A computed fold for a 351-nucleotide part of an RNA from a Planctomycetaceae bacterium, annotated as small-subunit ribosomal RNA, central domain. Rfam family: Bacterial small subunit ribosomal RNA. Gene Ontology terms of the family: ribosome and structural constituent of ribosome. The sequence was found in a public genome assembly. The coordinates come from a structure-prediction model, not an experiment, and the mean pLDDT is 88.

Context: one part of a larger RNA
RNA sequence: CUGGGCUUAAAGAGUACGUAGGCGGACCAGUAGGGGCUUUGUGAAAUCCCUCGGCUCAACCGAGGAACUGCAGGGCAAACCCCUGGUCUCGAGACAGGUAGGGGUCGUCGGAACGCUAGGUGGAGUGGUGAUAUGCGUUGAUAUCUAGCGGAACGCCGAAGGAGAAGUCAGGCGACUGGGCCUGUUCUGACGCUGAGACACGAAAGCGUGGGGAGCGAACGGGAUUAGAUACCCCGGUAGUCCACGCCGUAAACGAUGUGCACUAGGUUGGGGAGGUUUUGACGCCGUUCCCGGCCGAAGCAAAAGUGUUAAGUGCACCGCCUGGGGAGUACGGUCGCAAGGCUAAAACUC
Numbered sequence: 001c002u003g004g005g006c007u008u009a010a011a012g013a014g015u016a017c018g019u020a021g022g023c024g025g026a027c028c029a030g031u032a033g034g035g036g037c038u039u040u041g042u043g044a045a046a047u048c049c050c051u052c053g054g055c056u057c058a059a060c061c062g063a064g065g066a067a068c069u070g071c072a073g074g075g076c077a078a079a080c081c082c083c084u085g086g087u088c089u090c091g092a093g094a095c096a097g098g099u100a101g102g103g104g105u106c107g108u109c110g111g112a113a114c115g116c117u118a119g120g121u122g123g124a125g126u127g128g129u130g131a132u133a134u135g136c137g138u139u140g141a142u143a144u145c146u147a148g149c150g151g152a153a154c155g156c157c158g159a160a161g162g163a164g165a166a167g168u169c170a171g172g173c174g175a176c177u178g179g180g181c182c183u184g185u186u187c188u189g190a191c192g193c194u195g196a197g198a199c200a201c202g203a204a205a206g207c208g209u210g211g212g213g214a215g216c217g218a219a220c221g222g223g224a225u226u227a228g229a230u231a232c233c234c235c236g237g238u239a240g241u242c243c244a245c246g247c248c249g250u251a252a253a254c255g256a257u258g259u260g261c262a263c264u265a266g267g268u269u270g271g272g273g274a275g276g277u278u279u280u281g282a283c284g285c286c287g288u289u290c291c292c293g294g295c296c297g298a299a300g301c302a303a304a305a306g307u308g309u310u311a312a313g314u315g316c317a318c319c320g321c322c323u324g325g326g327g328a329g330u331a332c333g334g335u336c337g338c339a340a341g342g343c344u345a346a347a348a349c350u351c
Stems, first nucleotide, its partner, number of pairs: 004322003007305002012319001014201002021194003025088006033081002036076007049065006091191001092188003095184005103177007110154001114150008125136002162169002206247006215241002220236004258318006266296008275286003300307002324351003333344004
């Protein structure tokens, strides 16, 4: 150097975009850098290998051959890689016409529930639990009605459903805005794939400044339970949860399954298009139409569970990662951060 792997055994980076790099469609022509064939020179001797010979054999030694897989020069060929020029449309993109959607940002409005405040009715309990008690209540609670205020979340629809790169996204309406899919096949003409670094996004918790604060509720206080109860249960309750701006950058960030392309039986079902059929037509129906989401399964694969056109099958391209358990995702150093801490990442020792 080659050789093995990564759903669950160690191992896919949380996700995207993209720089360098790696890899890259069809046809024609050219050049000859790589690669190929051939030839010349050189590649000291010894060693290794082959043949023969000398010490009685062997080790050892002598002779000849081969080899020295290398380097340099000349010649030939042009399939392949590179390069140059030209052409093409199936990859990729654009355009036109449609179309589904909780995709994103901002604003605005709404009803239910809850709490508080004020008032009315009413008059002794209420609340809570396995049972109690703490708590609340004659300064009138609970219950009930009216009015006002407040914050947070949006029942039914709702789904095995939809959208998004992921994190995630759900009351109504409006403004701005990203992407997808289908149909046409009008245009560009390989413009592509992946992607070390870099950069961006990134749940919850947490941090900074300023707001907000109904309910819930770490910490904390009290009541129970218990041998104890720093808990589970109950009554309270601060940070937080919410908003704006700025940080943090982690997760069982999961499909525990990197991205792209091609190929390899089917059946069934949900969503979005286009087509055909019924004179039009809602609704249906049809199938070797396209895209997305599921279930079941042939072959194959797999240690098995399982997976199986949404592959974990068969291949190619590129990236990331793994190499016994503990020590340890720790120490040290570096770097980022206000901090918490993150990223990078050992060793001694031990089994």